[in-house]
Molecule: Fluoride riboswitch aptamer (crcB RNA motif)
Organism: Rouxiella badensis
């Protein structure tokens, strides 16, 4: 270097931030959304994995 093993601890889950979680994956991985094109341009939905608030954003409707 590379691979196993074994132990402790942590990590992500398409755009913020904090808490919860009987979900799910990862060990340097996990992860890094769709359409369309040969490519480049271009075109859409989304703030959660899921659940609660707050913030941005969009639509509607009231004053």
């Nucleotide at each position: 270097c590379a691979a196993g093993c074994a132990g402790u601890u942590g990590g992500a889950g398409a755009u913020g931030a904090c808490a919860u979680u009987c979900c799910u994956c990862c060990c340097a991985a996990a992860c890094c959304g769709c359409c369309u094109u040969u490519a480049c341009c271009g075109g859409c939905u989304a703030a959660u994995g899921a659940u609660g608030u707050c913030u941005a954003c969009g639509c509607a409707a009231u004053c």